[in-house]
RNA sequence: AAAAACAUAUAGCCUAAUCCUUGUUUUCAAGGAGCGGAGGAACCACUGCCAGGCAACUGGCCGGGGCGCAUUUUCAGCCAUGAAAUAGGGGACCUUUUCCCCCGAGCCCGACAGCUAACUUCGUAGGCGAUGAAAGGAAAGCCC
Numbered sequence: 001a002a003a004a005a006c007a008u009a010u011a012g013c014c015u016a017a018u019c020c021u022u023g024u025u026u027u028c029a030a031g032g033a034g035c036g037g038a039g040g041a042a043c044c045a046c047u048g049c050c051a052g053g054c055a056a057c058u059g060g061c062c063g064g065g066g067c068g069c070a071u072u073u074u075c076a077g078c079c080a081u082g083a084a085a086u087a088g089g090g091g092a093c094c095u096u097u098u099c100c101c102c103c104g105a106g107c108c109c110g111a112c113a114g115c116u117a118a119c120u121u122c123g124u125a126g127g128c129g130a131u132g133a134a135a136g137g138a139a140a141g142c143c144c
Base pairs, nucleotide, nucleotide: 012128013127014126018033019032020031021030022029023028034124035123036122037121038120039119044114048061049060050059051058052057063112064109065108066107067106072085073084074083075082076081088103089102090101091100094137095136096135097134098133099132
C1' cells in the first nucleotide's frame, strides 16, 4: 500500500412474512387482526395414444401440478458445470420520463387438483446494505 474480517451507523432494502392480546417453564405455548397461498359447485373450458372388454372398466406409455420476478434461447464441455443473452422483477409513500446499478434462484406435492360462490385449510420465515441520481405530476397533513 492492498486485501480480508469484525463492530457501529443509515428518516433503510428484498419479501405475504407485520402488529396486538393472554398464559407462564418468559429460550415456550395459545389466540386475534392485517397481509399472503392452497383445495373446492353451477356456467364455461378441457377430453392424448396402445391393448383387452358387449359395457362399466382394467393394464401399459408420454406423466401432471403448486409457491416464487426467477422463464426461455444459444454456445462451450465426457460429466459436473461455465459463459452470453432473455421473459420477468427490484433500487427511501404513489406515479411519469431519462440515466445508472442489482436479481433473473430455490423449494414442494406424489399419479392427483382447470375456472370456481358457499365452505375447508395453510403460512406469517429468512436474507441483506444493489437498496441510486435528476426533472415533472398527483395525493395527504398543518396553518391562514
This is a predicted structure of a 144-nucleotide RNA (c-di-AMP riboswitch aptamer (ydaO/yuaA leader)) from a Candidatus Melainabacteria bacterium. The organism belongs to Candidatus Melainabacteria, within Bacteria. The sequence was found by an Rfam model in a public genome assembly.